Bacterial large signal recognition particle RNA from a Fimbriimonadia bacterium, 265 nucleotides, folded computationally.
RNA sequence: CUGCGCUAAGCGGGGAGGUAGCGGUGCCCUGUACCUGCAACCCGCUGUAGCAGGGCUGAAUCCCGUCUCUCGGCUCGUUCCCUGUAUGAGACGACGGCGCGCGACAGUGUUGAUCGCUGGAACCUGCGCAAUGGAACGACGGUGAAUCCCGCCAGGUCCGGAAGGAAGCAACGGUAAGUCGGACGUCCCGUGUGCCGUAGGACCUCCAGAAGGAGUUGUAAGCGACCGCACGCCAUGGAGGGACUUGUCAACAGACGGUGCGCAG
Numbered sequence: 001c002u003g004c005g006c007u008a009a010g011c012g013g014g015g016a017g018g019u020a021g022c023g024g025u026g027c028c029c030u031g032u033a034c035c036u037g038c039a040a041c042c043c044g045c046u047g048u049a050g051c052a053g054g055g056c057u058g059a060a061u062c063c064c065g066u067c068u069c070u071c072g073g074c075u076c077g078u079u080c081c082c083u084g085u086a087u088g089a090g091a092c093g094a095c096g097g098c099g100c101g102c103g104a105c106a107g108u109g110u111u112g113a114u115c116g117c118u119g120g121a122a123c124c125u126g127c128g129c130a131a132u133g134g135a136a137c138g139a140c141g142g143u144g145a146a147u148c149c150c151g152c153c154a155g156g157u158c159c160g161g162a163a164g165g166a167a168g169c170a171a172c173g174g175u176a177a178g179u180c181g182g183a184c185g186u187c188c189c190g191u192g193u194g195c196c197g198u199a200g201g202a203c204c205u206c207c208a209g210a211a212g213g214a215g216u217u218g219u220a221a222g223c224g225a226c227c228g229c230a231c232g233c234c235a236u237g238g239a240g241g242g243a244c245u246u247g248u249c250a251a252c253a254g255a256c257g258g259u260g261c262g263c264a265g
Stems, first nucleotide, its partner, number of pairs: 001265006009057003012030004020046005034054005063258006072249003077244001079243005085237004092232002095228003098224003104219005117209005123201006129194002131191004136186003140181004149174003157166003
């Protein structure tokens, strides 16, 4: 150096959590790297730290170590940002009011303003009335009793020697309880129906009358050291999320280095 055969080792790793500690099942991040059984009020172990059983690769691209890179997780904090919340303050901004602007302007007014008074319209309420919906009762009509309602009783039955009587089913006619109907009447209940009547209320709106005799109504830009509000801004407290920083663990990847045994030639 070559060939053959073995063994160590490997057949995913990591974070948080849990645990006296280690690993697993479960959650999460990577990523694709055996199978079966056990397992979170847990399962199995003890720095040699899963246990039990089975299988594959197997001395190097694959195993081990160091370093680099870095997905991701956790974490310290007199920092910054965002969201929402509680309290406070009330200078600034906004909003609302009031005032100035303004004996200005505009409308209206002696062809009679505003306010008030009177009378109506309209409005509200109560009561009555009408309308309307429902229910009940009455009246009317229909229907309605095989038999225990009435009348009339075919057939048939009974009495009789006969003449003639007796009871009486069905059918027919009528009626009771009941039931059906819709124009009528009465009573009760209800109505966001009406404006018919009556009483009261309100004085907001409209119309008219008398009186009276000169105002009355509205308003911009802008301003205000005024009043209010507490929305924005500000302060404080605590909550959640994010950024940055500190520390820590760390997959994958890369670089360097390390590491057996036997036989034969």

It matches the Rfam family "Bacterial large signal recognition particle RNA". Its family is annotated with SRP-dependent cotranslational protein targeting to membrane, signal sequence recognition and signal recognition particle, plasma membrane targeting in the Gene Ontology. The family's RNA type in Rfam is non-coding RNA gene. It was read from a public genome assembly, where an Rfam model found it. The model forms 94% of the base pairs in the Rfam consensus.